[in-house]
Predicted 3D model of a 103-nucleotide RNA (SAM riboswitch aptamer (S box leader)). Its Rfam family is "SAM riboswitch aptamer (S box leader)". Gene Ontology term of the family: regulation of gene expression. From the family's description: The SAM riboswitch is found upstream of a number of genes which code for proteins involved in methionine or cysteine biosynthesis in Gram-positive bacteria. Of the family's consensus pairs, 97% are formed in the model. The prediction has a mean pLDDT of 80.

RNA sequence: AUGUUAUCAAGAAAGGCGGAGGGAAUAGACCCUGCGAAGCCUUAGCAACCCUUUAUCUGUUAAAGAAGGUGCUACAUUCUAUCCCUUAGGGAAUAGAUAACUC
Numbered sequence: 001a002u003g004u005u006a007u008c009a010a011g012a013a014a015g016g017c018g019g020a021g022g023g024a025a026u027a028g029a030c031c032c033u034g035c036g037a038a039g040c041c042u043u044a045g046c047a048a049c050c051c052u053u054u055a056u057c058u059g060u061u062a063a064a065g066a067a068g069g070u071g072c073u074a075c076a077u078u079c080u081a082u083c084c085c086u087u088a089g090g091g092a093a094u095a096g097a098u099a100a101c102u103c
Base pairs, nucleotide, nucleotide: 003101004100005099006098007097008096013043014042015041016040017039021032022031023030026081027080028079029078044073045072046071048070049069050068051065052064053063054062055061077095082092083091084090085089
């Protein structure tokens, strides 16, 4: 890398460098951005998974804790598209992101 499983409407900033883009892909829309985008560095923070504890223990599930490993810190995965139900809307799928495992 590929594959499998789970989760994704909550949460969480500032400084320096940088100098025009960014919000995954395709197509629309909308939003952010010289009152400084992307990216890099530093510190801080949040708490999704791994972690620890308790209860439960067929299946496993729930709660609490911590911040070691990844991760994350505008807008619901920014919204819509494909399918089904459908009054507003809801559900599923595809895709994506994150984590753990397998190879």